[in-house]
Context: one part of a larger RNA
Parts: sequence; structure tokens; C1' cells
RNA sequence: CCAUGUUGAAGAAACUCAGCAAAAUGACCCUGUAACUUCGGGAGAAGAGGUGUUCUCCUAUUUUUUUCUUAGGAAAGCGACAUAGACGAGGGGGUAGCGACUGUUUAAUAAAAACACAGGAUUCUGCUAAGUGGUAACACGAUCUAUAGAGUCUGACACCUGUUCGAUGCUGAAAGGUCGAAAGGAGAAGUGUGAUAAGCUUUGAAUGGAAGCCCCGGUAAACAACGACAGUACUCUAACUGUCCUAAGGUAGCAAAAUUCCUUGUCGCAUAAGUACCGACUUGCACAAAUGGUGUCACGACUGCCCUGCUGUCUCUGACAUGAACCUG
Repeated sequence: CCAUGUUGAAGAAACUCAGCAAAAUGACCCUGUAACUUCGGGAGAAGAGGUGUUCUCCUAUUUUUUUCUUAGGAAAGCGACAUAGACGAGGGGGUAGCGACUGUUUAAUAAAAACACAGGAUUCUGCUAAGUGGUAACACGAUCUAUAGAGUCUGACACCUGUUCGAUGCUGAAAGGUCGAAAGGAGAAGUGUGAUAAGCUUUGAAUGGAAGCCCCGGUAAACAACGACAGUACUCUAACUGUCCUAAGGUAGCAAAAUUCCUUGUCGCAUAAGUACCGACUUGCACAAAUGGUGUCACGACUGCCCUGCUGUCUCUGACAUGAACCUG
């Protein structure tokens, strides 16, 4: 030096990606307790105080009664640096993001904001059900029956969920068009004959005709999509106007956001100093409504930021103990 511990002047996060690690808090009793809230919580919120032992007395308990025991109370003493005397046993608060919650997960690098979830919506299915496994028999569904079963999306709760059916999908209707085969047999060629004819062989038009597709509707909590350029009120801006395009041109709400390139946007808060955080603004490169939008109590080994307590994380390292390494034998 290394490992594991103990301890440290003054300072107290200056360390660091980050208070990682360590320190601190810790039991029981008494008191006291905010915003917010789904009125249940939040809450052990926060914060303040007490705790040994002796004797006397009181009230209960126990005992047939007293003593003793146990629990509580009142008063007076005693002794320690220290009385939950060792061990063991929450640090706390504020604010924001995400996910409502308890739960589940990458056995052996990820526990999460991912999955699930109750709730919401939608599609299919009338039972020999749909759906699934199997070549099949058969089985599950289910000894079920639409308040049931299966698939998909969303994800408690609150307020909501705008516009577009042109494309793709699904679905409905069956008028018209297109299309296959069977059937059909107009006609043509060959053969046949001395020449016709019949016959034979080959070819073959119209006609006929299911689903599908075209066509016509519906459907977005189906897959999806939700404009551009000019001008106008002294300046700025544009309620307004014009033109082009579209199936329709993004509504409410939110917004430099887990989304913002320019960007450390601008302003505020906070600091001596803040590419961070929080609150606003909106010029949204490229938010946006169950691919859910916006809020939200409680909850979280989740993720940012701040304050307080605490500390060898640090300024800046020291000392000690045990071991390992090492040295000697």
C1' cells in the first nucleotide's frame, strides 16, 4: 500500500454523473401535527418533553383478610459523564415528471416510466357457437349459452374524447359491366361422288353462366389523415378579404415538454456564481384527444431539483485495531 473496522481539530457536500458510501434518526409513554384530499387519508406528518433507583401513601388487581405480585397515581429522597445506559429497531421536509394503486418481469449485467390490473370501448359468436389444437378420429371452449364465450385497443377516478369514409381494410345491397367450365352447334374446311347429296373427320360464332373484381352505400374507441400563398386597421399584428389545393384542413386542452433543431430561446424565481430545476410566454424544426388529451388524493428499492439534520464524500489527511501481503527464522 490492500481488506475489514474504530476514531478525529476547524469547516460541512466545497466531493461527485449523482450525498455513491458513511454518519445521523431509531424503542415505549405523553403532547402536538400543515397544505391537499377520492373525507378513507396525508400521519409515526413536522415539532416538544419524559424514561434509573429507594422509601412513604393512595386507587385498582390478587389473596378468606393482611403481606407479597401486577398496573396506575401523588409526594420526598439518593447516585452516575451517561438511566430505551450494551445489542437490536424510521432521517425529515418541499417541489416536479412518469405510472393511479397491491402485484409481475429479462433464473446468471436491466425491477422500470415496461407487463398486468379494476374500469371503458369495440368486433365476432344462437350452440354441431365463434375461436383453438390435431392429417384425422377427436378434444378444449363447456357438462357453458349473449349479465356467456372468444379476439383487439385503452388503462383507477374527474372533465372530456373535435373534423375527415378520398386511399387501405371490414361490412351491406344486389340493378348493370367483366370473367370460368359444362352445355350449345350458326357457319367454315377436308374427305366422300363422274358431278351433287347423304355420311364421316376437323374446326367452331351467338347463346349460357357462381363467387370475385368494377360499380353503389355504410363504418375512424377500424389502419390512418388533419394545407399553402398574398393583401388589409399610423408602426406591429390581423378579427377581415382574395386565390389555389384537399376526403377534411388540428377543435378543447397542453406546450423549449421523457417531444424544441436553432437553444444555454426570452422573462421571472433561487445562488456570490444555475447548459440544471420550478413558474410563465408560444415563434409546436416535428404536441394533441381510448395509436387516448388534460388534471389528480394516495402509493413508488422509479427519475430530476431544492432545504434541513448529519457526517473523513471532500479541503487534507492523521492515529489505532485485526487480517492479508511482506520480512526474518